[in-house]
RNA sequence: UAUCCAGAGCAGCUGAGGGAUGGGCCCGAUGACGCUGCGGCAACCUGCCAAUGGUAAGGUGCCAAUUCCUACAGGCUAUUCCUGAAAGAUA
Numbered sequence: 001u002a003u004c005c006a007g008a009g010c011a012g013c014u015g016a017g018g019g020a021u022g023g024g025c026c027c028g029a030u031g032a033c034g035c036u037g038c039g040g041c042a043a044c045c046u047g048c049c050a051a052u053g054g055u056a057a058g059g060u061g062c063c064a065a066u067u068c069c070u071a072c073a074g075g076c077u078a079u080u081c082c083u084g085a086a087a088g089a090u091a
Base pairs, nucleotide, nucleotide: 001091002090003089004088009038010037011036012035013034017027018026019025021071022070023069024068039063040062041061044059045058046057047055048054049053067087072084073083074082075081
């Protein structure tokens, strides 16, 4: 600096926590999280292709829920909704 409402899971091992933090809500012994293998998504960087694009070979990333929601500020038709920021993640 850019992006974050799209997209993409099976098997094996392990065994109690996990979703960054607080709150909420959710996932989890019908095995979560993590690790490994294979598969896939995407197209940031590199590569390649007569090329404002395409491809997907290489380097990352990702494959529950919008970054799961929220936190701070502002607005509104005010038990709500919207916008922006912060924080976080990736390049």